[in-house]
RNA sequence: GAGUAGGGAUAACGCGUUAAGUACCGGACGGAUGGGAGGUUGCCGCCGGGCGAAGGAGCUUCGGUUCCGCGAUGUUAUUCCGCGUCCGC
Repeated sequence: GAGUAGGGAUAACGCGUUAAGUACCGGACGGAUGGGAGGUUGCCGCCGGGCGAAGGAGCUUCGGUUCCGCGAUGUUAUUCCGCGUCCGC
C1' cells in the first nucleotide's frame, strides 16, 4: 500500500401505488463480516410493535394495457468511499 461487510452517486431493468417495500422501536434470537485469528461500529435474516403514502391521463374486447408521476422502493452494472488489534501478502 492492496483487499471485507457495507455506504454514496449515476444508469438500466423491475416492484408497489388494491400499500408491499423503505424508515422507526423492542428481542439475554440467528447469521455473515479484508487471506488467517479474534472482534467492535455497522450489516443481513427472523419474531413482535407503532406510525404511515399520490395519483393523473390515454386506449380498451372491461380482463387489462400504455404513458407521466409518486415511494427514505428492489436488483444489477459502473464509479467513489470503506477494519481498530496480531499474523499473512